Model confidence (mean pLDDT): 76 of 100. A computed fold for a 95-nucleotide RNA from Erythrobacter sp., annotated as Glycine riboswitch aptamer. The organism belongs to Erythrobacter, within Bacteria.
């Protein structure tokens, strides 16, 4: 140096669930829609929270793609997106 761990950036892939109801506003030439607020329903793969007969263990503590649904999302598009691959850095650590 490489290998290892953590992390940042770039590129690619990336699921699920309402074409729902009411109100307000804008527009209505093309489109016949868009935005906001509220209700009910639904989704889990931002984030958050909870748990083991497992592990450590004095007390107790530690997890997820499991569970919850606070948050978020819920036609399409856009955006977001755990995770995966490739590339380029940073930090730590080892010989």
């Nucleotide at each position: 140096c490489a290998u290892u761990u953590u992390u940042a950036c770039g590129c690619g892939g990336g699921a699920g669930a309402g074409c729902u109801c009411g109100g307000u506003u804008c527009g209505c030439a093309u489109u016949u829609g868009a935005a906001c607020c509220g209700g009910c329903g639904c989704c889990g793969a931002a984030g958050g929270a909870g748990c083991a007969a497992c592990c450590g263990c004095c007390c107790c503590g530690g997890a997820a793609a499991c569970u919850c649904u606070c948050a978020g999302g819920u036609c399409a598009a856009a955006g977001g997106g755990a995770c995966c691959g490739c590339g380029u850095g940073a930090a730590a650590g080892c010989a």
Source information: RNAcentral holds the sequence, with entries from Rfam and Ribocentre. Rfam family: Glycine riboswitch aptamer. Rfam links the family to the GO term glycine biosynthetic process. RNAcentral records the identical sequence in 2 taxa.